[in-house]
RNA sequence: GCGCGUUCUCAGGGCGGGGUGAAAUUCCCCACCGGCGGUAACGGGAGGCUGAUACCCAGCGCCCGAAGCCCGCGAGCGGCCCCGGAUUGUCCGGGGUGUCAGCAGAUCUGGUGCGACUCCAGAGCCGACGGUCACAGUCCGGAUGGAAGAGAGCGACA
Numbered sequence: 001g002c003g004c005g006u007u008c009u010c011a012g013g014g015c016g017g018g019g020u021g022a023a024a025u026u027c028c029c030c031a032c033c034g035g036c037g038g039u040a041a042c043g044g045g046a047g048g049c050u051g052a053u054a055c056c057c058a059g060c061g062c063c064c065g066a067a068g069c070c071c072g073c074g075a076g077c078g079g080c081c082c083c084g085g086a087u088u089g090u091c092c093g094g095g096g097u098g099u100c101a102g103c104a105g106a107u108c109u110g111g112u113g114c115g116a117c118u119c120c121a122g123a124g125c126c127g128a129c130g131g132u133c134a135c136a137g138u139c140c141g142g143a144u145g146g147a148a149g150a151g152a153g154c155g156a157c158a
Stems, first nucleotide, its partner, number of pairs: 004155007016030004032137001033127002035073004042065004048060004068125002076103002078100001079097008107123005129141003
């Protein structure tokens, strides 16, 4: 230094005001929030190379950060398999499986520019499942769970 093995730690935010109503953090008006990796012309940093010249500055390179709606992934639902139960062919509970990709959300306009779905400005849009005196991104629950991944320690190898 790169990859490998192993252990540990960490790994999601948000309903405030008003209206209607018997009842709504679920409806309506205003408001609020944005997981992980990649990319990124933006921002920051250090000063390696070049510009004959230290500094400054510029270019190239280096390091860090930067997208909810660009690419990919995770959780969740569904499918399939297994176990248990029941009022037994359907329903309930639990577990496994992503070599099951079926669901798996959502962006335009203007500006700058060689180049932008990433920058600047504006206007939009989206958000698992179950529960609930009334329909939920924000409440309660599965979940003191799981996980994309991030960091650290140790080991062997080169």
The prediction has a mean pLDDT of 77. FMN riboswitch aptamer (RFN element) from Roseovarius faecimaris, 158 nucleotides, folded computationally. The sequence is in RNAcentral, with records from Rfam. NCBI's taxonomy places the organism under Bacteria, Pseudomonadati, Pseudomonadota, Rhodobacterales, Roseovarius.